[in-house]
Context: one part of a larger RNA
RNA sequence: ACGAACGCUGGCGGCGCGCCUAACACAUUGCAAGUCGAACGGAGUUAUUUUGGCAGAAGCCUUCGGGCAGACGCUGAUAUAACUUAGUGGCGAACGGGUGAGUAACACGUGAGCAACCUGCCCUUCAGAGGGGGACAACAGUUGGAAACGACUGCUAAUACCGCAUAAGACCACGGUGUGGCAUCACACAGAGGUCAAAGGAGAAAUCCGCUGAAGGAUGGGCUCGCGUCCAAUUAGCUAGAUGGUGAGGUAACGGCCCACCAUGGCGACGAUUGGUAGCCGGACUGAGAGGUUGAUCGGCCACAUUGGGACUGAGACACGGCCCAGACUCCUACGGGAGGCAGCAGUGGGGAAUAUUGCACAAUGGAGGAAACUCUGAUGCAGCGACGCCGCGUGAGGGAAGAAGGUCUUCGGAUUGUAAACCUCUGUUGUCAGGGACGAUAAUGACGGUACCUGACGAGGAAGCCACGGCUAACUACGUGCCAGCAGCCGCGGUAAAACGUAGGUGGCAAGCGUUGUCC
Numbered sequence: 001a002c003g004a005a006c007g008c009u010g011g012c013g014g015c016g017c018g019c020c021u022a023a024c025a026c027a028u029u030g031c032a033a034g035u036c037g038a039a040c041g042g043a044g045u046u047a048u049u050u051u052g053g054c055a056g057a058a059g060c061c062u063u064c065g066g067g068c069a070g071a072c073g074c075u076g077a078u079a080u081a082a083c084u085u086a087g088u089g090g091c092g093a094a095c096g097g098g099u100g101a102g103u104a105a106c107a108c109g110u111g112a113g114c115a116a117c118c119u120g121c122c123c124u125u126c127a128g129a130g131g132g133g134g135a136c137a138a139c140a141g142u143u144g145g146a147a148a149c150g151a152c153u154g155c156u157a158a159u160a161c162c163g164c165a166u167a168a169g170a171c172c173a174c175g176g177u178g179u180g181g182c183a184u185c186a187c188a189c190a191g192a193g194g195u196c197a198a199a200g201g202a203g204a205a206a207u208c209c210g211c212u213g214a215a216g217g218a219u220g221g222g223c224u225c226g227c228g229u230c231c232a233a234u235u236a237g238c239u240a241g242a243u244g245g246u247g248a249g250g251u252a253a254c255g256g257c258c259c260a261c262c263a264u265g266g267c268g269a270c271g272a273u274u275g276g277u278a279g280c281c282g283g284a285c286u287g288a289g290a291g292g293u294u295g296a297u298c299g300g301c302c303a304c305a306u307u308g309g310g311a312c313u314g315a316g317a318c319a320c321g322g323c324c325c326a327g328a329c330u331c332c333u334a335c336g337g338g339a340g341g342c343a344g345c346a347g348u349g350g351g352g353a354a355u356a357u358u359g360c361a362c363a364a365u366g367g368a369g370g371a372a373a374c375u376c377u378g379a380u381g382c383a384g385c386g387a388c389g390c391c392g393c394g395u396g397a398g399g400g401a402a403g404a405a406g407g408u409c410u411u412c413g414g415a416u417u418g419u420a421a422a423c424c425u426c427u428g429u430u431g432u433c434a435g436g437g438a439c440g441a442u443a444a445u446g447a448c449g450g451u452a453c454c455u456g457a458c459g460a461g462g463a464a465g466c467c468a469c470g471g472c473u474a475a476c477u478a479c480g481u482g483c484c485a486g487c488a489g490c491c492g493c494g495g496u497a498a499a500a501c502g503u504a505g506g507u508g509g510c511a512a513g514c515g516u517u518g519u520c521c
Stems, first nucleotide, its partner, number of pairs: 001519002004517005011393006017386002019351001024349003029346003034091003039088002042085007050077005059068003098304003108228007117221002122217007130164001132162002139154006169196004174191001176189005200209003230276003237267003242264006249257001279301004283294004306327005329340004357383001359382003365379001366377004396426004406417004430462001431458006440448001465510005470491003476505005486493002
């Protein structure tokens, strides 16, 4: 010094921190990624308009048989408006959050490079959006299955999908001129050939939001290299895609990245290879420094998501809450077959010396979607639990000698506890009760929270322990015990007067803590 634990004790507040062990298994426990109806066709609800059907009240007429009249209601269709939404479609889901298993590596740190690269949303600029087509969900019908989930037939929309046109521009191959460089080459200009676009929505409109191609920027990434980065030589040789070349493939891109052929190289005592250990760093702890140790919280990077493998979609993944296959495990089953993945937040079992609530809110900050209203957000903001840590405060202050009683010691005179208490006079930090009551939020919106804070009243009242006292090391006596019981960090104490064991009184130290254990300096 600590992410600590254990023992005894425990009043309050602020700010932090809280599974270091089993990267063990997880409750068919809840939530953690949705959103857009201003992309689209449906479906539904409500209201209104128009129009059918049923039923027929009041009222009027009546020859008393009934007729006229048509309110309220029920139901169907049409249109309009508002709302809801399963499906198609768009964006997001690659962020945010968790963990440290693996990894000794261009993983990380630092400094360079890419004339070998990509980049959705965002910003700036240029150019454009003409005209067509065919489907598939939803839906309807039939049907399989216990379920999960399907199958067939038919209909339909789009900012879904596909041709055609246009091509400033980009790309491809071709030859020309100029400039430059770092080898392959790069850039600029003009030329002829080929290939490649698009989508609409809202609004009365203005216009706004989108769409397509291109250039630049920004941001984010990819790749390469120099240097640095633990232990073992009781690990000395290692290597066959291995090292290089040519060609082809693949990638956003270079490259044995992959493949065919050819050559036989490449690494190594400046430690290859093998084995062990380990996420790396900013930092943290310690130290006068040099250094040593460490990598919790916070921040950056990396890796992983039950174990292993694989690709799909996409600007971006080889994808924690996506898909497929295999393994282990758990669950459902009608035995044919299915479902699942907390190293997200809580929570459970287990392991362990040991580590918290199945809380509140989107009010703030930030994120996703949306034109917006808004919706979602266990990110986040807060609250709860824990003296786990740091810091602050309190447990009273002044007076008070008959030096009371009691305790302890005693040479029996006294000494000490000790101004300590009692008693007197105060105070109100804190506490309790009552009243007011925020900042955080610009006009509105506050989970925290009737919280912090302020005011008043009450009343010393509710708030001190732990360890040590032989030397190191501040602090001593009595009794008990008798090498016993015990103590102990080292030296060492204890065998009849023990300042070292146990108890008591006293004293010393620290204090809401104190001591012990563990680890590092």